[in-house]
Context: one part of a larger RNA
RNA sequence: CUGGGCGUAAAGGGCGCGUAGGCGGCCUGUUUAGUCAGAAGUGAAACCCCCGGGCUUAACCUGGGAACGGCUUUUGAUACUGGCAGGCUUGAGUUCCGGAGAGGAUGGUGGAAUUCCCAGUGUAGAGGUGAAAUUCGUAGAUAUUGGGAAGAACACCGGUGGCGAAGGCGGCCAUCUGGACGGACACUGACGCUGAGGCGCGAAAGCGUGAGGAGCAAACAGGAUUAGAUACCCUGGUAGCCCACGCCGUAAACCAUGAAGGCUAGACGCUGGGGUGCAUGCACUUCGGGGUCGACGCUAACGCACUAAGCAUUCCGGCCGGGGGAGUACGGACGCAAGGGUAAAACUC
Numbered sequence: 001c002u003g004g005g006c007g008u009a010a011a012g013g014g015c016g017c018g019u020a021g022g023c024g025g026c027c028u029g030u031u032u033a034g035u036c037a038g039a040a041g042u043g044a045a046a047c048c049c050c051c052g053g054g055c056u057u058a059a060c061c062u063g064g065g066a067a068c069g070g071c072u073u074u075u076g077a078u079a080c081u082g083g084c085a086g087g088c089u090u091g092a093g094u095u096c097c098g099g100a101g102a103g104g105a106u107g108g109u110g111g112a113a114u115u116c117c118c119a120g121u122g123u124a125g126a127g128g129u130g131a132a133a134u135u136c137g138u139a140g141a142u143a144u145u146g147g148g149a150a151g152a153a154c155a156c157c158g159g160u161g162g163c164g165a166a167g168g169c170g171g172c173c174a175u176c177u178g179g180a181c182g183g184a185c186a187c188u189g190a191c192g193c194u195g196a197g198g199c200g201c202g203a204a205a206g207c208g209u210g211a212g213g214a215g216c217a218a219a220c221a222g223g224a225u226u227a228g229a230u231a232c233c234c235u236g237g238u239a240g241c242c243c244a245c246g247c248c249g250u251a252a253a254c255c256a257u258g259a260a261g262g263c264u265a266g267a268c269g270c271u272g273g274g275g276u277g278c279a280u281g282c283a284c285u286u287c288g289g290g291g292u293c294g295a296c297g298c299u300a301a302c303g304c305a306c307u308a309a310g311c312a313u314u315c316c317g318g319c320c321g322g323g324g325g326a327g328u329a330c331g332g333a334c335g336c337a338a339g340g341g342u343a344a345a346a347c348u349c
Stems, first nucleotide, its partner, number of pairs: 006317001007302002012316001014201004021194003025088007033081002035077008049065006091191001092188003095184004103177007110154001114150008125136002162169002206247005215241002220236004258315003262311002266293003270289008297304002322349003331342001334339001
């Protein structure tokens, strides 16, 4: 390269924006670059292939043919692709109106609970467990009442509910702000899709500086359990979890399913809009999202099935791979570090 693949067998990049590149709607004209047809020239010889010939044969030598997949010039064709010019509105976008939402950021604020502090009542236990002990308590604990402080998280609502590209987002209020959706049809007129590199975002843990620290809790200490118990259980407890700024850049970052548009039976829930009937909650219908089941079809099976894993198209990434060695070594680049990214081979089964 061919050919075949990527839900679970090896294989979709964590996600987005976007450069180059690749691909790209309808109509008309023009050009004839690609494309197609004819002609001419060239494509040395040898080699390879086919049919013959010569050495006794073969190797070898030799005649002819085919081939030399190609290139150049020229004549013509004009459907398709491309170039140029013009037009169009269905793709894409803009405008106006409207409602939904834990989308993001900042500031403020509320109640419950927890712990601590002060005071009152009150007295011998409390706590914890399978049972205990470590632990706390006559210097008055636990319990209970009143007051105060602090930090963190937001019960019910809450839902195969909603929003976001993904990571993710949940008390309430305000301000700033992104996106999607429905409706109106007014405008622009292909402005589009994808996207190697690149840039940005990116849970948790971890790192740096500073602030904070109620509760929980790696490490650690003690008590138990046990043959042992560097654990599971218990009592404590520091980083950390929270905030600001800066790093890290990973994950079962999963729907283990890349993006976009098109086509292909239905049924029943949920959710956000619109329309009609109708007249007060129903029926029908339409657009968007999100589920369950299922025809055709697909699949090795499981299963998928208008939210495809169906039918075809465009573009990208990864793979062509047996398992281990190994996501390791080395190299250069990144990081404060931890390490991350890229990524082998020997050897072995």